[in-house]
RNA sequence: AUGACGCGUGCGAGAGAGAGCGCAAGCCGCCGAAGGGGCAAGCUGUCGGGACGCCCAGCCCGAUGGUGAAUCUCUCAGGCAAAAGGAUCGUACGCCGACA
Numbered sequence: 001a002u003g004a005c006g007c008g009u010g011c012g013a014g015a016g017a018g019a020g021c022g023c024a025a026g027c028c029g030c031c032g033a034a035g036g037g038g039c040a041a042g043c044u045g046u047c048g049g050g051a052c053g054c055c056c057a058g059c060c061c062g063a064u065g066g067u068g069a070a071u072c073u074c075u076c077a078g079g080c081a082a083a084a085g086g087a088u089c090g091u092a093c094g095c096c097g098a099c100a
Base pairs, nucleotide, nucleotide: 006095007094008093009092010091011090012089013088018028020027021026029080030079031078035076036074037073038072042067043066044065045064046063047062048061049060050059
């Protein structure tokens, strides 16, 4: 299911930052909204300790891993006149098919 989520296409909207310097090789300064990387709480594994008359389980504390978001952050990539691109939103379709 009169089709969610996701992906793609057309149309519309869409920010930020030097039209920097140098003959050149190159150099300096910036931006974050293609893409990419990083992380909190929470959840969870293992180990150690504590209270409990003893053991297991459970509870508490500590250590160390896993998972874990963004428009946050990094600035790798990309970008810093126009053009192109551009997260995201609207709209019209196409694919997939409940995996939300």
Glycine riboswitch aptamer from an Anaerolineae bacterium, 100 nucleotides, folded computationally. The model forms 90% of the base pairs in the Rfam consensus. Its mean pLDDT, the model's own confidence on a scale to 100, is 86. Taxonomically the source falls in Anaerolineae (Bacteria, Bacillati, Chloroflexota).